[in-house]
């Protein structure tokens, strides 16, 4: 150097669940009734793959500790957008190889 691991960054892929109901405000279309969209608050219903918590299969240096894609839904989410565990590729740094 190659290779492996960790973290960060970039690119690509990436599920589930109501474009739900009500109120207020804003805005647009209207002569108006009214309707569309956005924001906030509240109510039921639902999802689990940010995070968090729990059990523990398993693992370890076995006093104790680490632990899930399982579970709970506090948070988050339920058109699009954004986010998204995880996977692939690339780059840099660190460590190992030594």
């Nucleotide at each position: 150097a190659a290779c492996g691991c960790u973290c960060u960054c970039g690119c690509g892929g990436g599920a589930g669940a109501g474009a739900u109901c009500g109120a207020a405000g804003g805005u647009c279309g209207a002569a108006g009734a009214c309707g569309g969209c956005c924001u906030u608050c509240g109510g039921a219903g639902c999802c689990g793959a940010a995070g968090g918590c729990g059990c523990a299969a398993c693992c370890g240096c076995c006093c104790c500790g680490g632990a899930a894609a399982c579970g709970c839904u506090c948070a988050g989410g339920c058109a699009a957008a954004a986010g998204g565990a995880c996977c692939g590729c690339g780059a840099a740094a660190g460590c190992g190889c030594a």